RNA sequence: AACUUAUGAAGAAAGGUGGAGGGAUAGGCCCUGUGAAACCUUGGCAACCUCCGUCUGCGGAAUAGGUGCCAAAUCCAAUUAGCUCAGGCUGAAAAGAUAAGUU
Numbered sequence: 001a002a003c004u005u006a007u008g009a010a011g012a013a014a015g016g017u018g019g020a021g022g023g024a025u026a027g028g029c030c031c032u033g034u035g036a037a038a039c040c041u042u043g044g045c046a047a048c049c050u051c052c053g054u055c056u057g058c059g060g061a062a063u064a065g066g067u068g069c070c071a072a073a074u075c076c077a078a079u080u081a082g083c084u085c086a087g088g089c090u091g092a093a094a095a096g097a098u099a100a101g102u103u
Base pairs, nucleotide, nucleotide: 001103002102003101004100005099006098007097013042014041015040016039017038021031022030023029025078027076028075043070044069045068048066049065050061051060052059053058074095079092080091081090082089083088084087
């Protein structure tokens, strides 16, 4: 990097450095000098791997370890189907994210 499977309306921030961007995307709408990104420290959330139990459906733990995450539904939308059409509503997909596995 590619592929497979699973998940997503829940949850969880303070400090330091820094100094203008950030929210994947040429849209929308937001966040941001009352301090963006990034890095560091500490803390936390969650429970994929993990650990314990098990009737193998699942239940529990987070003490130890590998990741992840800590504005807004994956912020909304994008393609498509149905309904309704003022605009919308619902479902499915795509894309992207994370984990585990394979090449």